[in-house]
RNA sequence: GGGUCAGUGGCGGAAUCGGUAUACGCGCGACACUUAAAAUGUCGUCCCGGCAACGGGGUGAGAGUUCGAGUCUCUCCUGGCCCA
Repeated sequence: GGGUCAGUGGCGGAAUCGGUAUACGCGCGACACUUAAAAUGUCGUCCCGGCAACGGGGUGAGAGUUCGAGUCUCUCCUGGCCCA
C1' cells in the first nucleotide's frame, strides 16, 4: 500500500426485513435475611434538565439516503486478521 472484519452503559453482549437503544449476564449501590459476614432475595444502576410526572440527548467522528438509521451508502479515526 491492497483486502476483510469489528467499534453500542463501568465490563461482556443483544436489538427479526430499517420501526421502543442498552434485553440478558457480570460488576456496583441500597434494603431484607444474619450475632456478624458469605450465599440468597427485592429494588436501582447511560447522560442532561426537573420535587415528580415527564422532556431532551446519546450506538467511534462527520456527512448522505429515508417518514424513520445501531442497522443502508460515503469519508475519516482506532483495533484485529490476511495479502504484498

A computed fold for an 84-nucleotide RNA from a Candidatus Microgenomatia bacterium, annotated as transfer RNA. It matches the Rfam family "tRNA". The family's RNA type in Rfam is transfer RNA. Model confidence (mean pLDDT): 82 of 100.